[in-house]
Context: one part of a larger RNA
RNA sequence: GAUGAACGCUAGCGGCAGGCCUAACACAUGCAAGUCGAGGGGUAACAGAAAAAAGCUUGCUUUUUUGCUGACGACCGGCGCACGGGUGCGUAACGCGUAUGCAACCUACCCUGUACUGGGGAAUAGCCCGGAGAAAUCCGGAUUAAUGCCCCAUAGUAUUUAAGAAUGGCAUGAGAGGAUAAUUAAAGAUUACGGUACAGGAUGGGCAUGCGUCCUAUUAGCUAGAUGGUAAGGUAACGGCUUACCAUGGCAACGAUAGGUAGGGGGCCUGAGAGGGUGGUCCCCCACACUGGUACUGAGACACGGACCAGACUCCUACGGGAGGCAGCAGUGAGGAAUAUUGGUCAAUGGACGCAAGUCUGAACCAGCCAUGCCGCGUGCAGGAAGAAUGCCCUAUGGGUUGUAAACUGCUUUUAUUUGGGAAUAAACCCCCCGACGUGUCGGGGGCUGAAGGUACCAAACGAAUAAGCACCGGCUAACUCCGUGCCAGCAGCCGCGGUAAUACGGAGGGUGCAAGCGUUAUCC
Numbered sequence: 001g002a003u004g005a006a007c008g009c010u011a012g013c014g015g016c017a018g019g020c021c022u023a024a025c026a027c028a029u030g031c032a033a034g035u036c037g038a039g040g041g042g043u044a045a046c047a048g049a050a051a052a053a054a055g056c057u058u059g060c061u062u063u064u065u066u067g068c069u070g071a072c073g074a075c076c077g078g079c080g081c082a083c084g085g086g087u088g089c090g091u092a093a094c095g096c097g098u099a100u101g102c103a104a105c106c107u108a109c110c111c112u113g114u115a116c117u118g119g120g121g122a123a124u125a126g127c128c129c130g131g132a133g134a135a136a137u138c139c140g141g142a143u144u145a146a147u148g149c150c151c152c153a154u155a156g157u158a159u160u161u162a163a164g165a166a167u168g169g170c171a172u173g174a175g176a177g178g179a180u181a182a183u184u185a186a187a188g189a190u191u192a193c194g195g196u197a198c199a200g201g202a203u204g205g206g207c208a209u210g211c212g213u214c215c216u217a218u219u220a221g222c223u224a225g226a227u228g229g230u231a232a233g234g235u236a237a238c239g240g241c242u243u244a245c246c247a248u249g250g251c252a253a254c255g256a257u258a259g260g261u262a263g264g265g266g267g268c269c270u271g272a273g274a275g276g277g278u279g280g281u282c283c284c285c286c287a288c289a290c291u292g293g294u295a296c297u298g299a300g301a302c303a304c305g306g307a308c309c310a311g312a313c314u315c316c317u318a319c320g321g322g323a324g325g326c327a328g329c330a331g332u333g334a335g336g337a338a339u340a341u342u343g344g345u346c347a348a349u350g351g352a353c354g355c356a357a358g359u360c361u362g363a364a365c366c367a368g369c370c371a372u373g374c375c376g377c378g379u380g381c382a383g384g385a386a387g388a389a390u391g392c393c394c395u396a397u398g399g400g401u402u403g404u405a406a407a408c409u410g411c412u413u414u415u416a417u418u419u420g421g422g423a424a425u426a427a428a429c430c431c432c433c434c435g436a437c438g439u440g441u442c443g444g445g446g447g448c449u450g451a452a453g454g455u456a457c458c459a460a461a462c463g464a465a466u467a468a469g470c471a472c473c474g475g476c477u478a479a480c481u482c483c484g485u486g487c488c489a490g491c492a493g494c495c496g497c498g499g500u501a502a503u504a505c506g507g508a509g510g511g512u513g514c515a516a517g518c519g520u521u522a523u524c525c
Base pairs, nucleotide, nucleotide: 001524002523003522005521006520007519008518009517012377013376014375015374016373017372018370019369020335025333026332027331029330030329031328034079035078036077039076040075042072043071046070047069048068049066050065051064052063053062054061055060056059086288087287088286095213096212097211098210099209100208101207102206105205106204110201111200112199113198114197115196116195117194118152119151120150121149128141129140130139131138132137159181161179167174214260215259216258221251222250223249226248227247228246229245230244231243232242233241263285264284265283266282267278268277269276270275290311291310292309293308294307313324314323315322316321341367343366344365345364349363350361351360352359353358380411381410382409383408391401392400393399394398417461418460419459420458421457425452430447431446432445433444434443435442436441437440469514470513471512472511473510474495475494476493480509481508482507483506484505490497491496
């Protein structure tokens, strides 16, 4: 000098930031991922309409029916749930950083281009009926839909097979073209918007490689899928990635192997620098989601709020069987020196879905708590000597100091309090009007929308009014006397103080330093 700090004493305000470093310990409760009816069959709830019946107050109430309409619980289907958010267990590794390569690869949504969007079929959820079970849930029957599923047709620049010229490439290779077989499409329509195939782009990823990346030699040898080859399988793709056969290799004192520790980086702290330390907040990458394993779906996962199996733990049970996973946001217990609210809003930004309206969003934006830090402001200013009184000290009829300090006089009102006014953040989407090109885009004008918040800010009133402490004073190190104590009580970072005049202990007066903080402790330079 610094800190994600803690503790002691003290404490007026504001802005900005930060806030479980320990038990990746266990978790009550609520919320954190849905959305689309312009894909579908439908109708549980709400609202409307129509019809019928009843009551009568004669135009109202009640009941029933009808998906008819707005909408919509559950269900089928699409997209999303692989993002966003958390944590740092593991990992000494192509994990990360940096620089390259892929003639060895993938990429939903988005953009550009080309071509197409014809015909048919069988199921199944829901609904209905029945059954089992305490429940979770499950089973059987009948029936039904599609942008769900299947079949056929159409097509080559796509896939497979194949001699392989020119040409270029470091090489494995790539290669115009020709012949063979297989593969598409989904509607709604009044209109937006979609679907399929292929090529290219963009974005995101995958893989490989050079170099760098902690400590220990009181760890010296390690290795059988091990190193390489051939063949096959597998993958989006190369590869012992896996398997069969063959060979016997491969690494290591330039530290293999083993053990310990640890997420890495941009950065941050310190330092003139070199270096040393560190990786909290923010950003990028990685890993993980009760512990271990496995795959499914999908463009993408071996998937935090998905599935299955095993284990530990907790809970329900009718004892047969079931349910769960806060290292999401709050919150609870425990641990600890120690770390916050079971808050508000989707107004903005961003995300998912949707034509849109919109819905969802503990992402985000805000508010609450904490002097945890940094920064700023204030606790008044000017005059005022009888140098008042008290206190303290002395060489004591007196003097010094506290001290311009107070009183007293004048002034100001930041801030606090009260009253009044009062934002920007909002412009889009959407609706209305107009214009341009010419039928769905663009531009202009108007309208709608604010959690924070009656907040920031502004004005007025009031009155010095509402606001100072902490540590130290032997030397290092700025700051000295008296009293008490008497090697006691105690102090102390080091040297060292204290045994009868202690500037070093305790108190007082005075002083010094910093100041809403000041000290102590811990850690790093």